[in-house]
RNA sequence: GCCCUCGUAGCUCAGUGGAUAGAGCGCAGGUCUCCGGAACCUGAGGCGUAGGUUCAAUUCCUAUCGAGGGCACCA
Numbered sequence: 001g002c003c004c005u006c007g008u009a010g011c012u013c014a015g016u017g018g019a020u021a022g023a024g025c026g027c028a029g030g031u032c033u034c035c036g037g038a039a040c041c042u043g044a045g046g047c048g049u050a051g052g053u054u055c056a057a058u059u060c061c062u063a064u065c066g067a068g069g070g071c072a073c074c075a
Base pairs, nucleotide, nucleotide: 001071002070003069004068005067006066007065010025011024012023013022018055027043028042029041030040031039048064049063050062051061052060
């Protein structure tokens, strides 16, 4: 330098061109308990960034940023 994959909640991961994007763990509050833990209930919290296509984009396209991998160069 070229190519490929990935980027979704604090962490690990689902998910679909269609209305309010989910799960587990974690976190906060509550119930329970003498207290705590466990259990149960409730809640907060997210589509890397910028454009484009579309009636509608987290999903498709482009660029860019970041992570990982492969190839090439290394006189």